[in-house]
Context: one part of a larger RNA
Parts: sequence; structure tokens; C1' cells
RNA sequence: UGACGGGGGCUCACACAAGCGGUGGAGCAUGUUGUUCAAUUCGAAGCAACGCGAAGAACCUUACCUGGGCUUGACAUGCUAGUGGUACAAACCCGAAAGGGGGCGGACCUCUUAACCGAGGAGCUAGCACAGGUGCUGCAUGGCUGUCGUCAGCUCGUGUCGUGAGACGUUGGGUUAAGUCCCGUAACGAACGAAACCCUUGUCGCUUGUUGCUACCGGGUCAUGCCGGGCACUCUGGCGAGACUGCCGGUGUUAAACCGGAGGAAGGUGGGGACGACGUCAAGUCAUCAUGGUCCUUACGUCCAGGGCUACAAACGUGCUACAAUGGCAGGUACAGAGAGACGCAAAGCCGCGAGGUGGAGCAAAUCUUCAAAACCUGCCCCAGUUCAGAUUGGAGGCUGCAAUUCGCCUCCAUGAAGGUGGAAUCGCUAGUAAUCGCGGAUCAGCAACGCCGCGGUGAUCUGUUCCUGAGCAUUGUACA
Repeated sequence: UGACGGGGGCUCACACAAGCGGUGGAGCAUGUUGUUCAAUUCGAAGCAACGCGAAGAACCUUACCUGGGCUUGACAUGCUAGUGGUACAAACCCGAAAGGGGGCGGACCUCUUAACCGAGGAGCUAGCACAGGUGCUGCAUGGCUGUCGUCAGCUCGUGUCGUGAGACGUUGGGUUAAGUCCCGUAACGAACGAAACCCUUGUCGCUUGUUGCUACCGGGUCAUGCCGGGCACUCUGGCGAGACUGCCGGUGUUAAACCGGAGGAAGGUGGGGACGACGUCAAGUCAUCAUGGUCCUUACGUCCAGGGCUACAAACGUGCUACAAUGGCAGGUACAGAGAGACGCAAAGCCGCGAGGUGGAGCAAAUCUUCAAAACCUGCCCCAGUUCAGAUUGGAGGCUGCAAUUCGCCUCCAUGAAGGUGGAAUCGCUAGUAAUCGCGGAUCAGCAACGCCGCGGUGAUCUGUUCCUGAGCAUUGUACA
């Protein structure tokens, strides 16, 4: 100087408390361990691995296994030699395919030439350099990422003090979300962080009026901005305004600031996002990519068929659905936002109980398509393993795709398991949040999505710092570095 302490002090955080909803019990989905297997490819491992890489494992993917092939190779560049019946290649044969054989036919480009010929190239063959490796090492690395942590810290120049390591500055008194600001001060300044600048949302003004809107005028319809005007309003999207402790009162050191108030759409960082200092964990990744070293080279490369990654005694994580009456079922009926769409989204109509089929209007989309559910109203059920719950299984179908047996999703009929709110323990959350309800998108032929990333609808409880956990500051002890 640090680190550590079951040392004390100050401060903070859904850290605890106060609450709301879960997990841990059940069934299923998914990831992992373990076991099994010819193979169940590999990585990730406390927090910070385990719905993680994977925003899509039937083939492909695919890296694994079995079997069958190829060997200058699936891919790149160069060199040497050869090669017009050359390159390419029909029929046919072996084969699961890959591949191997076979060979009807049969070229191209440049230069030269009147034309043929000739020379060269491409291609092919043989060979040589080499290719190739998701083989190993993340403890040789770059790049990227996680984490402490959006925590308030981490440093430098000059100067001063100290023999020196180093200290001061950065400590102290206040204050703040903040090393934020003020005062004091052997310090005076400064950089990286914090804040601000950026995006979005909340209010208003100007502007823009089509594909949006419809107050007013007119037309038309069973009805609808449906049509002609119109651009007020909503809205679209562009430019501005607006919030700064600016104003008032109080407290405070005449400070910084804090408390209350006014005005205001918004008040003291208005809400949300992007943004992550010096560093820590030899953290993660050689399987995104790049790369040193090392290893393989008729195989650890490469092509193909089939299988596997989907196994199943058991254990754990993360979720979904429930156990019901704040509910289930039946009927009626209303209201979003954000997206996506041509290899696409697909309306009306018709067929089917339904998945779906048919049909094809319209739309490269503020124009067309896809577009709610909970809520609300009425009725039934009457506390039961039930009109709860839906696993499992049988049968019949639909769709995608070359192909659903291993191993897809969906529908209908039948079946109707466990489950009556869950031990010890444990997680999330302070406002349009939790809880609850549906909708969309990426990936994608299809889909094991209950995942992930977004979107809106309905919409709560609580307000303290003694303790647990973690963190910051200064201080103290230390036989630790």
C1' cells in the first nucleotide's frame, strides 16, 4: 500500500421487513446429470452452466455411429508432361446411393491463313508443390462476451512531504442517485467514468393532407367516409416550444442543497432505452470468425445410404396446464397495439362437425389481407374426483414434404390417469409495475414454440432499516501478500 475480520461507524440496494404472485407435491414440455448404446457429436459448470450456443435435429443440417466409395481430392493457386475423336456425353450394365463401367454422338475461345494447315488457351489425364481437418491446446493468442455493476469509482501532470516503499490531491464539515455540488484545505489543475449530448414516450404550436380523418355543405344506400367538396378534429411525420430548483415561503454557514407551495401536460434525473471507467475471475469461446504451436495426410480429409443426436431405473434446473364456483359450459355482444406479406398474405361465396378443401376479389400494402381474449349480458351446473382437470391409449381423418416407421404438427369420435393448493427450503416484483388476458414476429417446406423477442387490454398491495445478503466510504486490528 492492499487484502481479510463471526471489529466498531456512516450510507445504499425488492437486501430484509410489510405484502402480492409463484417454485418445491401432480401430469406434460424442455435443458442437464447419470446410466445405456455401434453412436446416443461437441461445448457451457456456484452466483455469472442447466427453454444456454440452437432465431426451428424426419433427409439436409451433422460435427457422431455402421456400412459402401474417392485419393491433387467437395474447394484454391502454381509448375511439368501428355491429350481432337479431346472436353462434354445418349442408350445400356453393377449398385441403396455415392461411385464404377460403357460409349451412340461430339464441341468452344484467341492468334495466323484467301482456305486448309499450324501455334496457343480453356477443359481433361498423369505427376509434383499443395489442398483439407467442427483434430488438440481459450493455460500461447486476436476479436467478441459474461460478471462485480450503471456500483461511483479509477488515475495523471506540476508541486509539497517522506532516506524509501509511498503519501497529499481523492481526507474533513454539509449535500447528492453520483469523486453531484458547496465550504474548508499543501495543494493547484486535468483525463477516463457519473451527468449531459442520442433514441423513444407524455403536452402544445407551426407545417403536411393521401392511402388517413369527417365537424360543416351536398349526393347516394337496407347499411357503411360509400361518393363530391373540406383538412377543422383524430392521426401520419417533419420542424420547433416546453422543465431550468426558473418563481414564492421556510430550513441551512449570506453556500451547496433540502422541505412545502404556486403555475403547469409534465417538478426537481418526468417514465423507458441505448450507453458499462481502471480493473477482477489464467471467467467463457481454437465449434462463428481469425490465428501461433502441435498432430492426421489412400485419412483425424472427402462423398453417399441407413441409423443416432428423440434411448430411460433414477436425480436436478426452467416452464406450461391444472387441482375449480372471483369457476366450468352454452348462447349473445364490444373494444387494441405492434408487426408480417409475392417462393407471399389471402377476402367474399361454396363443401366439411372440424383440422381443412375449393375459390380466387384485392394487395410489393396508412389503400388489400392477417387482426383479439379476458371484460360485459342471459341461462345451466351446486361442491362431487364433478358439466373440475386433461395425461394416456384405441379408431377415423387433414396438412407439409422425395419421404412422417424409428421421429412432425393439427382435427374429430371414444377413453378419461395423477391431481383436492403442495415438507424442509426457495424465487420474482414498488406503478401502468406485480398479477392476469390475448395478439404478432424472427427462425421456418412443415414443426415437437408451453421457448425467445416484442405488442397492447384489464389492473392491485406496501412505504420502515433491528436483523440476513451484497456493495460503497473513511477508520481500527493483523503472525496474510

Overview
Small-subunit ribosomal RNA, 3' major domain from an uncultured organism, 481 nucleotides, folded computationally. Rfam family: Bacterial small subunit ribosomal RNA. Rfam links the family to the GO terms structural constituent of ribosome and ribosome. The family is grouped with related families in Rfam's "SSU clan". Model confidence (mean pLDDT): 82 of 100.